[in-house]
The RNA shown here (transfer RNA) has 72 nucleotides and comes from a Patescibacteria group bacterium. Its mean pLDDT, the model's own confidence on a scale to 100, is 81. Taxonomically the source falls in Bacteria candidate phyla (Bacteria). Its Rfam family is "tRNA". By type it is a transfer RNA. Gene Ontology term of the family: triplet codon-amino acid adaptor activity.
């Protein structure tokens, strides 16, 4: 200075045009004498930002910011 990926719950990931999902993790109950273990239930997100295209955008396009690896 080029190219290519990658951003979404506290962590780890999914989901590829129709108002977002699971595992772990929190909390709050049943179980227990008491933890641990299992069960149930809930709280946690305007999808990195900011324009575009569409009737709708997390998803398509453009810029910008952060990270990875590659080439020089």
């Nucleotide at each position: 200075g080029c190219g290519u990926c990658c951003u979404u719950a506290g962590c780890u990931c999914a989901g590829u045009g129709g108002u977002a999902g699971a595992g772990c993790g929190u909390u709050a109950c049943u179980u227990u004498g008491a933890c641990a273990u299992a069960g149930u239930a809930a709280a946690g997100g305007c999808c990195g930002c900011a324009g575009g295209u569409u009737c709708g955008a997390u998803c398509c396009c453009u810029g910008c910011a952060g990270g990875a690896c590659g080439c020089a």